[in-house]
RNA sequence: UCUCCGAAAGGGCAAAGCCAGAGCGAUCUGGUGACGCAAAACCACGGGUCCUGACUAUCAGGGCAGCCGGGUUGCCGAA
Numbered sequence: 001u002c003u004c005c006g007a008a009a010g011g012g013c014a015a016a017g018c019c020a021g022a023g024c025g026a027u028c029u030g031g032u033g034a035c036g037c038a039a040a041a042c043c044a045c046g047g048g049u050c051c052u053g054a055c056u057a058u059c060a061g062g063g064c065a066g067c068c069g070g071g072u073u074g075c076c077g078a079a
Stems, first nucleotide, its partner, number of pairs: 005077002012037002017032006035066001041072003045069003048064007
């Protein structure tokens, strides 16, 4: 120094619920709030799941990155 790994410190993110707004909806945005997170940062590529529509073994469009893989980037440094 790098990889695996995850103690400490500083900092970061923010589940459920509640409030306001947007959307047919999944869900999203802001506020509040912290269950958790070293990638809980980013990308819908594969799978999964959810919503809407249709001519419903399916197809089309859309959501979820905090469901699992994969890709890209990345803080600190004890054992």

c-di-GMP-I riboswitch aptamer from Desulfuromonas sp., 79 nucleotides, folded computationally. Taxonomically the source falls in Desulfuromonas (Bacteria, Pseudomonadati, Thermodesulfobacteriota, Desulfuromonadaceae). The prediction has a mean pLDDT of 87. It was read from a public genome assembly, where an Rfam model found it.